[in-house]
RNA sequence: ACGUUCGGAGAGUAUGAUCCUGGCUCAGAGUGAACGCUGGCGGCGUGGUUAAGACAUGCAAGUCGAGCGCGAUACCCCUUUCGGGGGGUGGAGAGCGGCAAACGGGUGCGUAACACGUGAGCAACCUGCCCUUUAGUUCGGGAUAGCUCACCGAAAGGUGAAUUAAUACCGGAUGUGGUCCUUUUUCGCAUGGAAAAGGUACUAAAGCUUGUGAAGGCGCUAAAGGAGGGGCUUGCGGCCUAUCAGCUUGUUGGUGAGGUAACGGCUCACCAAGGCUAAGACGGGUAGCUGGUCUGAGAGGAUGAUCAGCCACACUGGAACUGAGAUACGGUCCAGACACCUACGGGUGGCAGCAGUUUCGAAUUAUUCACAAUGGACGAAAGUCUGAUGGUGCAACGCCGCGUGGGGGAUGAAGGUCUUCGGAUUGUAAACCCCUGUCAUUAAGGAACAAAAACUGGGUUCAUAGCCCAGCUUGAGUUAACUUGAAGAGGAAGCAGUGGCUAACUCUGUGCCAGCAGCCGCGGUAAUACAGAGACUGCAAGCGUUACUCGGAUUCACUGGGCGUAAAGGGUAUGUAGGCGGCUAGGUGUGUCAGGUGUGAAAUCUCGGGGCUUAACUCCGAAACUGCGCCUGAAACUACUUAGCUAGAGGUUUGGAGAGGUGAGCGGAAUUCCAGGUGUAGCGGUGAAAUGCGUAGAUAUCUGGAGGAACACCCAAGGCGAAGGCAGCUCACUGGACAAAUUCUGACGCUGAGGUACGAAAGUGUGGGGAGCAAAAGGGAUUAGAUACCCCUGUAGUCCACACCCUAAACGUUGUACACUAGGUUUCGGGACAUUCGACCGUUUCGGAGCCCAAGCUAACGCGAUAAGUGUACCGCCUGAGGACUACGGCCGCAAGGCUAAAACUCAAAGGAAUUGACGGGGACCCGCACAAGCGGUGGAGCAUGUGGCUUAAUUCGAUGCAACGCGAAGAACCUUACCUAGGCUUGACAUGGUUGAGACAGGUUAUGAAAGUAACUCUUCCUUCGGGACUCUUCCACAGGUGCUGCAUGGCUGUCGUCAGCUCGUGUCGUGAGAUGUUCGGUUAAGUCCGGCAACGAGCGCAACCCCUGUCCUUAGUUACCAUCAAGUUAUGUUGGGGACUCUAGGGAGACAAACCUUCAUUUAGAAGGUGGGAAGGUGGGGAUGACGUCAAGUCCGUAUGGCCCUUACGCCUAGGGCUGCACACGUGCUACAAUGCCCGGUACAGAGGGACGCAAGAUCGCAAGAUGGAGCAAAUCCCCAAAGCCGGGCCCAGUUCAGAUUGAAGUCUGCAACUCGACUUCAUGAAGUCGGAAUCGCUAGUAAUGGCGCAUCAGCUACGGCGCCGUGAAUACGUUCCCGGGUCUUGUACACACCGCCCGUCAAGUCAUGAAAGCCGGUCUUACCCGAAGUGUGUGCGCUAACCGCAAGGAGGCAGCACCCUAAGGCGAGGCUGGUGAUUGGGACUAAGUCGUAACAAGGUAGCCCUAGGGGAACCUGGGGCUGGAUCACCUCCUUU
Repeated sequence: ACGUUCGGAGAGUAUGAUCCUGGCUCAGAGUGAACGCUGGCGGCGUGGUUAAGACAUGCAAGUCGAGCGCGAUACCCCUUUCGGGGGGUGGAGAGCGGCAAACGGGUGCGUAACACGUGAGCAACCUGCCCUUUAGUUCGGGAUAGCUCACCGAAAGGUGAAUUAAUACCGGAUGUGGUCCUUUUUCGCAUGGAAAAGGUACUAAAGCUUGUGAAGGCGCUAAAGGAGGGGCUUGCGGCCUAUCAGCUUGUUGGUGAGGUAACGGCUCACCAAGGCUAAGACGGGUAGCUGGUCUGAGAGGAUGAUCAGCCACACUGGAACUGAGAUACGGUCCAGACACCUACGGGUGGCAGCAGUUUCGAAUUAUUCACAAUGGACGAAAGUCUGAUGGUGCAACGCCGCGUGGGGGAUGAAGGUCUUCGGAUUGUAAACCCCUGUCAUUAAGGAACAAAAACUGGGUUCAUAGCCCAGCUUGAGUUAACUUGAAGAGGAAGCAGUGGCUAACUCUGUGCCAGCAGCCGCGGUAAUACAGAGACUGCAAGCGUUACUCGGAUUCACUGGGCGUAAAGGGUAUGUAGGCGGCUAGGUGUGUCAGGUGUGAAAUCUCGGGGCUUAACUCCGAAACUGCGCCUGAAACUACUUAGCUAGAGGUUUGGAGAGGUGAGCGGAAUUCCAGGUGUAGCGGUGAAAUGCGUAGAUAUCUGGAGGAACACCCAAGGCGAAGGCAGCUCACUGGACAAAUUCUGACGCUGAGGUACGAAAGUGUGGGGAGCAAAAGGGAUUAGAUACCCCUGUAGUCCACACCCUAAACGUUGUACACUAGGUUUCGGGACAUUCGACCGUUUCGGAGCCCAAGCUAACGCGAUAAGUGUACCGCCUGAGGACUACGGCCGCAAGGCUAAAACUCAAAGGAAUUGACGGGGACCCGCACAAGCGGUGGAGCAUGUGGCUUAAUUCGAUGCAACGCGAAGAACCUUACCUAGGCUUGACAUGGUUGAGACAGGUUAUGAAAGUAACUCUUCCUUCGGGACUCUUCCACAGGUGCUGCAUGGCUGUCGUCAGCUCGUGUCGUGAGAUGUUCGGUUAAGUCCGGCAACGAGCGCAACCCCUGUCCUUAGUUACCAUCAAGUUAUGUUGGGGACUCUAGGGAGACAAACCUUCAUUUAGAAGGUGGGAAGGUGGGGAUGACGUCAAGUCCGUAUGGCCCUUACGCCUAGGGCUGCACACGUGCUACAAUGCCCGGUACAGAGGGACGCAAGAUCGCAAGAUGGAGCAAAUCCCCAAAGCCGGGCCCAGUUCAGAUUGAAGUCUGCAACUCGACUUCAUGAAGUCGGAAUCGCUAGUAAUGGCGCAUCAGCUACGGCGCCGUGAAUACGUUCCCGGGUCUUGUACACACCGCCCGUCAAGUCAUGAAAGCCGGUCUUACCCGAAGUGUGUGCGCUAACCGCAAGGAGGCAGCACCCUAAGGCGAGGCUGGUGAUUGGGACUAAGUCGUAACAAGGUAGCCCUAGGGGAACCUGGGGCUGGAUCACCUCCUUU
């Protein structure tokens, strides 16, 4: 550059969120389909996938008279004795004979095979009909069916006799030829083939027809060739299973024979002992194969209906006959099963042909028409036959086409639905107007499929053959296609869906019910998910569902995956087969590549055209069929082969290192035991104890001895080994690695399925040994229990020898080998260089062992020359989780057990890494009346009050850890009040509107009543434009009303963490991402307060400040406050004049900011801390208000508001009485005390903040007092309410008191309609418990605690000892942060995320399901031994029978029956293998809202966990031995990085 190629989409679901791994599910296409709902027309296709189950009935194979002999009904002629006879036409019908029946049609049982596909071969073959060529077609003979007669039989059928023909059968002749033998030539591919010549032997035949005629036509025989068909052999290709590993005796081969069309163990005799197999034999299961079909981007995967090619089969099994061809679907014989007929003697049948029936099933059509066309059989032909075929019918079963109308039409009608009640939507949709006429309906017309053969005529020709032309004739489908006319929008739309995936939303009903669901999941009172309705979406004569296939699924990965932690590297090595393999040169041409050629059936697919109005459909052409064979060529690579090479590999020499291995010997320390000495009361053990040992002398200590096991220090991140593993010292034997150097061999290599060897600990066998330790066992503790953890004992075992076992977290969870790819650093072994006197240090190189990193890789974590990087070679392994490191089977083992290794069933997840939180009986840091240090309480008593519980007609309701419980309630005698009982009302106690009627309303009286109410009586308006209106009552209707429910439908408000210091955002950066960074770090702070540093830079809500009170000062202003100075007055008092100084009041300012100085810490800083001075105040001065993002479905529907639901002569309203106060009991919060720091009595002093008119109330009088009388003053800096502790003095003298005051009695006061239930207070009397409070627990860090009184709200009064405030007096202590509690930050682990009140394991108990074992029982299938043995081929025999030939005859040849033998189907009997069903009982498994026991695991999960093994135990589990880190935490060592 040209050509070719037209083609690839994802989503949901694990998590709080993320990335990855990984399964499940969906969207697509398809079907011989079925089911549900629906259904107008036509064209073209398709239609028993199940029972190769059984079949009634009809049809599906006949034809030829031109091969042959007969010949019925009938007709004609002659004759007649009228019974008939003769001749002829015609040909039904069967028979002999020929050809066909082996095709066509059906089905898919069997078959894993040369059955099929594809390509070769036959020199090892056959072939009727057809074509071509050559040569013939002669002479004779004997039968037989039919027919006739007789007989047997129910029938089917059969027997005998007589007679007859042929293209039936037989003999002879001839021999173009053929067969056989010999010779020669020639060829090939091994056996061999072909041709020619010669020889004798053997070997054929059939006739028919027509005619005017012919050398006619059709046949027959022999031979050669062809075409088409078949047979046989063979390379290659296409299922599952190794839980099938060994199979085979005609088996493998040879010789000979037989047999076949033909080769061949095809068969037989003999001989040999072979043949197949891990590249899967043999066995088991399944299955017709292919062209193709469906899907897919393709590669593939699935499939083998219809159409086409091949094979197999024909009721089941066996067998042959005939024939060119069969071991024969509509033939024969036999056996069997089944069915039918029967006179019981015996017979008959085979729809997997076309229709049809029955059964089976989710399911598959007419007992139709025609040979008109195409094709087939026969025939010379006409023609006959043909359920092949052509047509029609049925079925929306599929594909394709058409229609159900088109245009206009807003008042956006009605109706439906929704509604915020305004409207919106259905919706131009309808109505209505104007058109059109497809399909269907109706009427009329109306093709093509038909052209041949035959016949007639003509032409060509030798011809009457053949061919050509013309004429004539034949239509099942079918009045169907098509055309024209007519009428009228008239006859023609449904199905599924609407939470996401996935296009499409609202209302009502229901209330974890009913139901839906492909996955995720909806439904527990506001369901776009159920059901209905409306609306909408999709497809449309269909639409959905179910089943199955491919796709998506790169989810078996050739294209195109993986194995450190997700599933996955074999425990390790050695090595067989296999796979792969260094450099050079030559040859060959295996693979490979190129060209040519043969084949790759047709149909299908694709493309270009044509024909049906279009399309489906169909026809023509091209391309394609990616394959196989042959020929020619190329020679790089590969392979083979030849000759070499040395870089791989191996050998040689020298050398050093090492817990490498095996055996033998030796050593010291320690434990224990024994003996002896000294010595005395304990020892030992633990969190604390006890069991145990010890006065019979332990422990301790000294001496001596015995015995076994292990080898401290050295010792290390060190060394060695293939791994497991290896450690005192010496010796012997021995394996491997490494370095250096020369040289040798010459690819000898790498990997490695099976195989073999080794293989920790535990365990097993036999025999030893046994000190310590220590499963099991015993005892003591702990505990609710404790089959454990802890303690005291203690046996197997641990040790040795030999023999087994063969598994581990056998791990670097990382197979082996080779090569390449930046560095830095440490260490072990060797060498070289440099240097030195010699070393060390240094540089460098080879081989190991570590750490940190670049690039790169990875889901991330991480790996990173010792790769998890980049490549190559080979092996092993994985494919969701559980079931299951399991069952069954097999192999191994003494056993324990090991290796190999499923399925049913269940689930939609299981998992990896990382992120943010939360949590930890993890860590670090910090804070807080958190602890500690202190002070005072509570818990004990009595009382008050609230709650629980109990009780009740009711004890109204709510609040329930902190954060309910002197809480809502700042005040329940009635009221309140919501509860109970009883009596009443019904448009209502209250609001608005309408409507009917009436009238003022109010008030008063009477009766009844507990009251409310009911009933009756009396009395009586205002305005007016005279219509009426205002107001009230009344009737009816809308509605009122509800402290009824839901605080888990809500608003609002509130509590709490917590006045804790946190919570976030923008931009940028990092990370695939969730997220991180900022906000971490170093300091500091009360503080995310501030500073520094830093991939961050900024900002917001919080902190702080701004606000209020208080503490100091200044200024302004002085009444009701104040009074220093001046004056007046009083018994006395700012009382008065006056003053504006002071106090005070209330406005405004000042002041404090780590500001100044010093010191310390800090890198100079920044900042902080300590101190000093000044100051009223010093480090946020002290208080208050102020409460971030959020948490607790926290609290409140009974404050109010409010959605939904519920009640409506009551769940509403009114009234009386009762209850909320009830009392065996328990708890919370308080008051008063228990006394002397006290109590009592007397005297006496000093506040602040508040309140006051239905009020506060002075002085005065009365009362013991509560209080009463009376009332000055005051709407208040003016009047009133107003202190106590304290201080002074006296008494009490430690006691149940002169403490304490409960309880009770009596008498009173006050409020109030009313103090019985159920008020407070006063006086007198009474005088209980209580003597400082168990376990436990609360508050408080300074004007605080403690203590003392005062005021206020609510309120008629009061249960107030409560709550909210005020002032008086006025402390102690804090070393400090180990611990308890709460909180904050960082970090770590996590199987938690509803977040530890989490998660979660196992036994037991209950239910359901599938499955294993099991004494057995019942089937299927296969093998094997034996018995019996039909039909039949073959062989033998054949005394019986026998036309053709020979023979004069006798007889012979030949043939047949019969008989026997071999083989053999079915059958019988025994044994065995494989496989299926069932099975008392039994084992585990899975699943199931709320069962039992414990707490094993996840945090250090409270004894770190896990793996292998052994023992034990209700269970999870525990313990011993060895191993691993996939263990937290602390300290130390070492190493690395940075400085």
Predicted 3D model of a 1539-nucleotide RNA (small-subunit ribosomal RNA) from Verrucomicrobia bacterium GWF2_51_19. Its Rfam family is "Bacterial small subunit ribosomal RNA". NCBI's taxonomy places the organism under Bacteria, Pseudomonadati, Verrucomicrobiota.